RNA sequence: UCGGUAUGUUGUUCUAUCGCUCUCGCAAGCCGUAUGGCUACGGGGGAGGAAAGUCCGGACAACACAGCGCGCUGCCCUGUGGAAAGCACAGAUAGGCGUAAGUUUAUGGAGCGCGUAACAGAAAAUAACCGCCAUGCGCAAGCGUGGUAAGGGUGAAAAGGUGGUGUAAGAGACCACCGGCGCCGGCAGCGAUGCCGGCGGCCGUACGUACCGGCAGGUUGCAAGGCCAUGUAAACCGGCGCUUGAGGGUUGCGCGCCCGAUGCCGGAGGGUGGGCUGCAUCAGAUAAAUGAUAGGACGCGACAGAAUCCGGCUUACAGGCAUACCGAUUUU
Numbered sequence: 001u002c003g004g005u006a007u008g009u010u011g012u013u014c015u016a017u018c019g020c021u022c023u024c025g026c027a028a029g030c031c032g033u034a035u036g037g038c039u040a041c042g043g044g045g046g047a048g049g050a051a052a053g054u055c056c057g058g059a060c061a062a063c064a065c066a067g068c069g070c071g072c073u074g075c076c077c078u079g080u081g082g083a084a085a086g087c088a089c090a091g092a093u094a095g096g097c098g099u100a101a102g103u104u105u106a107u108g109g110a111g112c113g114c115g116u117a118a119c120a121g122a123a124a125a126u127a128a129c130c131g132c133c134a135u136g137c138g139c140a141a142g143c144g145u146g147g148u149a150a151g152g153g154u155g156a157a158a159a160g161g162u163g164g165u166g167u168a169a170g171a172g173a174c175c176a177c178c179g180g181c182g183c184c185g186g187c188a189g190c191g192a193u194g195c196c197g198g199c200g201g202c203c204g205u206a207c208g209u210a211c212c213g214g215c216a217g218g219u220u221g222c223a224a225g226g227c228c229a230u231g232u233a234a235a236c237c238g239g240c241g242c243u244u245g246a247g248g249g250u251u252g253c254g255c256g257c258c259c260g261a262u263g264c265c266g267g268a269g270g271g272u273g274g275g276c277u278g279c280a281u282c283a284g285a286u287a288a289a290u291g292a293u294a295g296g297a298c299g300c301g302a303c304a305g306a307a308u309c310c311g312g313c314u315u316a317c318a319g320g321c322a323u324a325c326c327g328a329u330u331u332u
Base pairs, nucleotide, nucleotide: 001328002327003326004325005324006323007322008321009320010319012297013296014295015294016293017292018291020046021045022044023043024042025041028039029038030037031036048303052314053313055312056311057310058309059308060221061220062219063218067255068254069253070252072217073216074215075214076213077091078090079089080088081087092107093106094105095104096103097102108212109211114208115207116206117205129152130151131148132147133146134145135144136143137142160178161177162176163175164174165173179203180202181200182199183198184197185196186195187194188193225277226276227275228274236267237266238265239264240263247259248258249257250256298301
């Protein structure tokens, strides 16, 4: 100097004029009986890092919450933080990518029991198709019976590997070494785990949204909900029911439990259809503000616009800045 990795940060700005919205004022006027409403005046505030997706967790709120059974959903290595989280940080083991700095994926269990293992193949889990061996029959070709997982063939995967002993032929059947698994012990670590040593032929598998285990979970969602105001038809018609219970509530279902008569369902019709609050530390409405014009600056401006509020995640995003590190090259 060029290229890259990680983390953090920023993400147009300035001036003038005219507007929009909220708020404060010892601020002018008009309207109203009035708390008030409308319009000026002066001061101050006015979108984001994601305001987005509405995906997790909570606050808050309403309705519920005796109990039993069955089911459903989510999460799942370790430590720390956190109210919690499909959260963050640091780490462990196994694999992938990169020359490297780094980055990325997975993570409870497989003893019993459950499911899957397509096609091919004899067989996909108590494996004989070919071959090999023994034996019976047969003149022979061959056929039957039994043994055999060493060899061949199929397959993603065929039952630890190599060599030897052994055998009718063979085989962890036995032996040596290697690999795996399990158990025991030691050392390091808070821990997941790692390293070392010993013992056992234990070696007939692999995978898991589906099987098992642990933990957590009432439902709904600010259109929640609360208050005030206005108006009307407790009338009419049909059905069901009134303690022998219609209907409703109770977590998804069942049992059970609770409420229940001025009742419930339907029809036709009458009426209202406004406001306040919930609602915010100096954004904050309810048709909902944050804009327009002119001029200047530079690297010529990306993704994008609050609606109950917080903590996260995910997704979108031109460019700039800072720090640490990696690779290549040049000079000394």